[in-house]
A computed fold for a 90-nucleotide RNA from an Anaerolineae bacterium, annotated as c-di-GMP-I riboswitch aptamer.
The model forms 100% of the base pairs in the Rfam consensus.
It matches the Rfam family "c-di-GMP-I riboswitch aptamer". Gene Ontology term of the family: cyclic-di-GMP binding.
Lineage of the source: Bacteria > Bacillati > Chloroflexota > Anaerolineae.

This record gives sequence, structure tokens and C1' cells, in this order.
RNA sequence: CACUCGAAACGGCAAACCUGUCGAAAGGCAGGGACGCAAAGCUAUGGGUCUAAAGGCAAAAAAUUUGCCAAUGACUGCCAGGCCGCCGAA
Repeated sequence: CACUCGAAACGGCAAACCUGUCGAAAGGCAGGGACGCAAAGCUAUGGGUCUAAAGGCAAAAAAUUUGCCAAUGACUGCCAGGCCGCCGAA
């Protein structure tokens, strides 16, 4: 110095929930708030999960309603991959 690893220290992030806002929704953003996290930093690349507006199909009805299919939508705090990174005990 580098890798593995994760004791200590300096710090960091921020679940659920509440408020506001965007969105058809899943969910995102901002504020509050802390369940937790050694990558709970970045990246939708692979898998997985969620939603189903538009679209298509079907049924009933009397022009709308319901059901099914399915991401081009979403989730990185679901798992994995890639990239970057603080500190330095065993």
C1' cells in the first nucleotide's frame, strides 16, 4: 500500500407512521419521525415482487359496469451482479 474482515472511533443514511404534493395506481418528492443498516451510496444489468392507465379479449346491460391478459410504469431497505467510498483492532 492492497485485499479479506468488521472491534473501536468520527460521522452517515432513515423503516413504519403523520402532514403536504405529484401520479390511474404501485410508488416518488419535501418536512417531521427512527425500525434498523458497514455500503440502507450509485446503477433497473439478471432474477423476483407490486400496480394496470392506455390497449386487447370476454360477459352483462343499454352505454356504462365487471372480469381476464399484460409493462412501455414502480420497488436497490427483496436477492444477486457492476461501479465508487469513511475508519483500521484481531